[in-house]
RNA sequence: UUCUUAUCUAGAGCGGCGGAGGGACUGGCCCCAUGAUGCCGCGGCAACCCUGUUUCCCAGUAGGGGAGGGAGGGUGCUAAUUCCUGCAGGGUAUUUCCGCCCUGGAAGAUGAGAA
Numbered sequence: 001u002u003c004u005u006a007u008c009u010a011g012a013g014c015g016g017c018g019g020a021g022g023g024a025c026u027g028g029c030c031c032c033a034u035g036a037u038g039c040c041g042c043g044g045c046a047a048c049c050c051u052g053u054u055u056c057c058c059a060g061u062a063g064g065g066g067a068g069g070g071a072g073g074g075u076g077c078u079a080a081u082u083c084c085u086g087c088a089g090g091g092u093a094u095u096u097c098c099g100c101c102c103u104g105g106a107a108g109a110u111g112a113g114a115a
Base pairs, nucleotide, nucleotide: 001115002114003113004112005111006110007109008108013042014041015040016039017038021031022030023029025086027084028083043078044077045076048074049073050072051071053069054068055067056066057065058064082107087104088103089102090101091100092099
């Protein structure tokens, strides 16, 4: 980098460095010199993977399967639903336009596995 698969309306920030853009892309809308993005340190959240442990259920011997709790490790995350949106379909409202709502898809992010 590519492929497969699961999840994405919950949750969780302070300090230091540094000095202008950032929120992937489009159009919006936001954040930002009261210092963003980024990097570092220390916290926190969460429970995808691994390890060991514990409670309950199924099963009935293989320490098998399922659900939950808490611990250590590998990642991840810590503004806004993935900030909204794009493509397709449906509903609703309007004379029309501008809208609103729902579903699926695409794209993206993260984990696990594979090449």
Molecule: SAM riboswitch aptamer (S box leader)
Organism: Marininema mesophilum